[in-house]
RNA sequence: AUCUUAUCCAGAGUGGCUGAGGGACUAGGCCCUGUGAAGCCACAGCAACCGGCCCGCCGCAAGGUGGGUGCUGGUGCUACCUCCUACCCGGCUUUGGCCGGGAGAGAUAAGAU
Repeated sequence: AUCUUAUCCAGAGUGGCUGAGGGACUAGGCCCUGUGAAGCCACAGCAACCGGCCCGCCGCAAGGUGGGUGCUGGUGCUACCUCCUACCCGGCUUUGGCCGGGAGAGAUAAGAU
């Protein structure tokens, strides 16, 4: 980098350095931001994908599967639903839009190449 699978309306921030942008990309909207954006560092926290541990079930076994546990483990994350919309379908409508489902894109994890 590509592919596959799963998840994405929950949760969790302070300090230091720095100094103007930021919420992935394009467009529109809505927001955040000198009461300090992004980035970096430190510490703290959240979650539970993988790993560990415990329990149940299946299995001769290897192992599989369901649940629990935060563990000096590997990642991830800590404004706004992935901030919202964009393409397709359906419903409603006061014709401005609103609601629901799906696709696409993206993010994260695990695995494969």

The RNA shown here (SAM riboswitch aptamer (S box leader)) has 113 nucleotides and comes from a Planctomycetota bacterium. Model confidence (mean pLDDT): 86 of 100. NCBI's taxonomy places the organism under Bacteria, Pseudomonadati, Planctomycetota.